Predicted 3D model of a 476-nucleotide part of an RNA (small-subunit ribosomal RNA, 3' major domain) from a metagenome. The prediction has a mean pLDDT of 85.
[in-house]
Context: one part of a larger RNA
RNA sequence: UGACGGGGGCCCGCACAAGCGGUGGAGCAUGUGGCUUAAUUCGAGGCAACGCGAAGAACCUUACCUGGGCUUGACAUAUAUUGGCUGUUCUGUGAAAGCGGAAUUUCCUUUUGGACCGAUAUACAGGUGCUGCAUGGCUGUCGUCAGCUCGUGCCGUGAGGUGUUCGGUUAAGUCCGGCAACGAGCGCAACCCGUGUCACCAGUUGCCAGCGCGUAAUGGCGGGGACUCUGGUGAGACUGCCCGUGUUAAGCGGGAGGAAGGCGCGGAUGACGUCAAGUCCGUAUGGCCCUUACGCCCAGGGCUGCACACGUGCUACAAUGGGCGGUACAAUGGGAAGCGAUGCUGUGAAGCGGAGCAAAUCCCCAAAACCGUCCCCAGUUCGGAUUGGAGUCUGCAACUCGACUCCAUGAAGUCGGAAUCGCUAGUAAAGGCGUAUCAGCAACGACGCCUUGAAUACGUUCCCGGGCCUUGUACA
Numbered sequence: 001u002g003a004c005g006g007g008g009g010c011c012c013g014c015a016c017a018a019g020c021g022g023u024g025g026a027g028c029a030u031g032u033g034g035c036u037u038a039a040u041u042c043g044a045g046g047c048a049a050c051g052c053g054a055a056g057a058a059c060c061u062u063a064c065c066u067g068g069g070c071u072u073g074a075c076a077u078a079u080a081u082u083g084g085c086u087g088u089u090c091u092g093u094g095a096a097a098g099c100g101g102a103a104u105u106u107c108c109u110u111u112u113g114g115a116c117c118g119a120u121a122u123a124c125a126g127g128u129g130c131u132g133c134a135u136g137g138c139u140g141u142c143g144u145c146a147g148c149u150c151g152u153g154c155c156g157u158g159a160g161g162u163g164u165u166c167g168g169u170u171a172a173g174u175c176c177g178g179c180a181a182c183g184a185g186c187g188c189a190a191c192c193c194g195u196g197u198c199a200c201c202a203g204u205u206g207c208c209a210g211c212g213c214g215u216a217a218u219g220g221c222g223g224g225g226a227c228u229c230u231g232g233u234g235a236g237a238c239u240g241c242c243c244g245u246g247u248u249a250a251g252c253g254g255g256a257g258g259a260a261g262g263c264g265c266g267g268a269u270g271a272c273g274u275c276a277a278g279u280c281c282g283u284a285u286g287g288c289c290c291u292u293a294c295g296c297c298c299a300g301g302g303c304u305g306c307a308c309a310c311g312u313g314c315u316a317c318a319a320u321g322g323g324c325g326g327u328a329c330a331a332u333g334g335g336a337a338g339c340g341a342u343g344c345u346g347u348g349a350a351g352c353g354g355a356g357c358a359a360a361u362c363c364c365c366a367a368a369a370c371c372g373u374c375c376c377c378a379g380u381u382c383g384g385a386u387u388g389g390a391g392u393c394u395g396c397a398a399c400u401c402g403a404c405u406c407c408a409u410g411a412a413g414u415c416g417g418a419a420u421c422g423c424u425a426g427u428a429a430a431g432g433c434g435u436a437u438c439a440g441c442a443a444c445g446a447c448g449c450c451u452u453g454a455a456u457a458c459g460u461u462c463c464c465g466g467g468c469c470u471u472g473u474a475c476a
Base pairs, nucleotide, nucleotide: 001476002475003473004472005471007470008469009468010467011466012465013464015460016459019423020422021421022420023419026315027314028313029312030311031310032309033308034306035305042053043052064301065300066299067298068297069296070295073124077123078122079121080120081119082118083117084116087104088103089102090101091100092099093098106115107114108113126290127289129288130287131286135284137279138278139277140275142273147186148185149184150183151182152181153162154161155160166177167176168175192267193266194265195264197235198234199233200232201231202230203229207224208223211222212221213220238261241255242254243253244252245251317416321375322374323373324372325371326370333364334363335362338357339356343352344351345350382413387408388407389406390405391404392403393402429452430451431450432449433448434447435446
């Protein structure tokens, strides 16, 4: 100087407390361990691995296994020799890949050669093989915590200290005051994006108040720019104003006005460093290793196995509910090998058909809520697992191993032990919708969007994590 203490002081955080909803019990989905296996490819391992890499494992993917094949190779560059192959068509064998056979046959040209392709030969290719403890890059974490340092000066033999401590204050090393310090840098904040109010400009594909036309009805039409909205430019919030308080300070408490008030709210943004943290299987890359194989192609299988254990979720156990009928109201987004309306068929998944739309124009397009009615507390008109049968769709192909529909079947489950998680407001909880990946889909996942919309915070003794000062230490 640090680190540590079941030392002290001060302070913060959904850290506790106060509340609301969950997990832990059930069934299923998904990841992991274990077991099994020819293989169940590999990585990730307390927080910070376990719906993680994977934003799509039937083939492909695929890295694994079994079997069949290839050896300058699936891919790149170069040289030498040689051929006209290549392409197209037919054909034997075969599961395919591959290995053979036959026919036909190119362009430019100075006829040397070149383009392109094949064969042979050689350099080489290739490796998701090892080492993340050889590395780059990127990422996680402490933590959006308020810290981490430097120059000069001063102090100390020196390591180092001071500044950065102290008194206030703040979300903040934020600001004020003081001080052997005076300044400065990286962080904080602001500058950036979105959102909340208003004004101006603009007015189609959006809008429709007033004036007309028209319809069974609809901004459907003429027209209009008021309103909504769209999207560009501005205004607005600064403790600016008032009162109190404080040191006349920084600030703090209250009030007015205001759409918004003291960081308005949300996002992007992650200091010096820590964990030899993670990644050689994204890519790059040193070293090592393989080279008729640890490379490459193909078929089939596996990654989906199942006594069991754990994590993350979904659906429930019902009446604030379930069934049936009626009937409203969104936003983000996406659409041409696409989105697909009206109509018709089917109980339905879906099919037939095809208007319109490269889209503020057309399409995808809501549910809970609300109204009416049935159920009457039961393993039920709750719950839907499992299984049987019949189908639809995608795709070369749904046996291993797809999703969805209908009929039948109707399991566990009556609110969950010890323990444990999230959340402070348009949040939690509840409801649905969209997108990426994608032929299809194991999505109940992820990332977003809107609809309905709470309760509680006395307080900081305690648990966890963190910041500053101080103290002890036989630790570094």